[in-house]
RNA sequence: GCGCGGAUAGCUCAGCGGGGAGAGCGCCGGUUUCACACACCGGAAGUCGCUGGUUCGAUCCCAGCUCCGCGUA
Repeated sequence: GCGCGGAUAGCUCAGCGGGGAGAGCGCCGGUUUCACACACCGGAAGUCGCUGGUUCGAUCCCAGCUCCGCGUA
């Protein structure tokens, strides 16, 4: 250089043949306890890597770019 895969919540990841952004763990509050833990209930937290395009509408399709990993010469 070329090819392939990945980038979504603090972390690990899911998501869809375009229309509600989610789970587990963690965090905060409450119930419980003498207290802690466990358990239960509730909550906060995301420009879905960036820029542009297509579309009534994009995390999803298209183009370019950035970063990470694998392969290849």